[in-house]
Molecule: RNase P RNA; transfer RNA
Organism: Clostridia bacterium
């Protein structure tokens, strides 16, 4: 220098004008029955790493403080840990791929059971078409039998490869390799090494086919939910009663709530506020921990609309900056994205 | 902003607990039926199953992502 690997980070900066939304403050107008709005002017402040898709989890609000039984339905699936929680992460195990730094991985159980494996093939799961072997009749042919070494199909055909043995032939028999159990060490644990037994190594593939085993799961969602208003009287809300034809609480049974009937109270809808942003927030240090992260202390910050606000222009810098726009709030994923930038590492060539 | 579905020939719809080749009706080209239409008849074209990856020997079908389009939910259901 060249190509690369992982991780982090930044998302063009600076100055000056108008403009726009929120918050405080200030005085007058003004719109509305009311609650509560606007409209001026100073001040301060105003979009992301994905705000996005809505793919999980959780906070927060309502249904019964979340409910009994039966069990469906969903979900996740090496192993230990992290975390409020996870299908997320972090450290490891196996297996696959790269020279290599590092990558990928939805990876429980196929002798619990049950389907499936289309065409081709004798045969697709308790294998004899072709081909070797014996046997019977004088042969050829045919029959009866024994063989899974060889052919031929096919995604996959019954453990591989020498040798030995046989009528031919086969783990029939050995040696190595694989596979399958046991012990012993090492590990928290998935496993890993080693000795060690078996040739009954008969039982192929699919579980993102039903399924089985372990875990764990109530439902809807800020259009949740609370709450104020003024004429008008549509209705709302306590209480008791009633007890299932429809509805809610994911299937079924139960309970429970509501529907309906009665008596009391006075408020419903439109409209307006509130939920609404300081957080399971982030930077630092310092311990613990390989890492996630966790504790302490220290410091830091300020959108919040509700028809919806961030935009336009001039300069300079070095060029026009990529993907893109908050809507209750967070932790992840997963998907788009120009152009840098810092660390650490592989690897190739040259030079000393 | 929250929730749900559904993409298959030009339209509009089967085909789904995976199996060789994906149909159907209308339309569309051709031809024959007519003096010429229309109707009727026969033949035939058209399809990256919306995209892209995955499980599997095989995927429209099952599992993910992604794109595109319907619908529903403010006060009572």
């Nucleotide at each position: 220098g060249g190509a690369g690997u992982a991780u982090a980070u930044c998302a063009a900066a600076c100055a000056g004008u108008c403009g726009c939304g929120u918050a405080u403050g200030a005085a007058a107008c003004u719109c509305g029955c009311a609650a509560g709005g606007g409209c001026u002017c100073a001040u301060a402040u105003g979009a992301g790493g994905a705000a996005a898709g809505u793919c999980c989890g959780g906070g927060c609000u309502c249904c019964a403080u979340a409910g009994a039984g039966c069990a469906a339905u969903g979900a996740u699936g090496c192993u230990g840990g992290a975390u409020a929680a996870c299908g997320u992460c972090c450290a490891g195990u196996g297996a696959g791929g790269g020279a290599g730094a590092c990558c990928u991985u939805a990876a429980g159980g196929a002798a619990a059971g049950u389907g499936c494996a289309a065409c081709a093939g004798a045969a697709a799961a308790u294998a004899a078409c072709c081909g070797c072997c014996u046997c019977a009749u004088a042969a050829a042919a045919u029959g009866a039998g024994g063989u899974a070494a060889g052919g031929g199909u096919g995604a996959a055909a019954a453990g591989g490869u020498g040798a030995g043995g046989u009528a031919a032939g086969a783990g029939c028999u050995u040696a190595c390799c694989g596979c399958u159990g046991g012990u012993a060490u090492g590990g928290u644990g998935a496993c890993a090494u080693a000795c060690u037994a078996g040739g009954u190594c008969a039982a192929u593939g699919u579980a993102a086919a039903c399924c089985c085993c372990a875990u764990c799961u109530g439902g809807a969602g800020c259009a949740a939910c609370a709450c104020c208003u003024a004429a008008a009287u549509a209705u709302a809300a306590g209480a008791a009663g009633g007890c299932u034809a429809a509805g809610g609480c994911u299937g079924c049974u139960c309970g429970c709530c509501a529907u309906c009937u009665u008596c009391u109270u006075a408020a419903a809808a439109u409209g307006g506020u509130g939920g609404c942003u300081a957080g399971a927030g982030g930077c630092a240090u310092a311990u613990g921990g390989u890492a996630a992260u966790a504790u302490a202390u220290g410091u830091u910050c300020g959108a919040g609309a509700u028809a919806a606000a961030u935009g336009a222009c001039u300069g300079u810098u070095u060029u026009u900056a990529a993907c893109a726009g908050a809507a209750c709030c967070c932790g992840g994923c997963u998907u788009a994205u120009a152009g840098g930038u810092a660390u650490a590492c592989u690897u190739c060539g040259u030079u000393a | 902003g929250g929730g749900g579905g559904c993409g298959u020939a030009g339209c509009u719809c089967a085909g789904c607990c995976g199996g060789u080749u994906a149909g159907a009706g209308c339309g569309c080209a051709u031809g024959c039926u007519u003096g010429a239409c229309a109707u009727g008849c026969a033949u035939g074209a058209g399809g990256u199953c919306a995209u892209u990856g995955g499980u599997u020997c095989g995927a429209u079908c099952c599992c993910a992502a992604c794109c595109g389009u319907c619908c529903c939910c403010a006060c009572c259901a």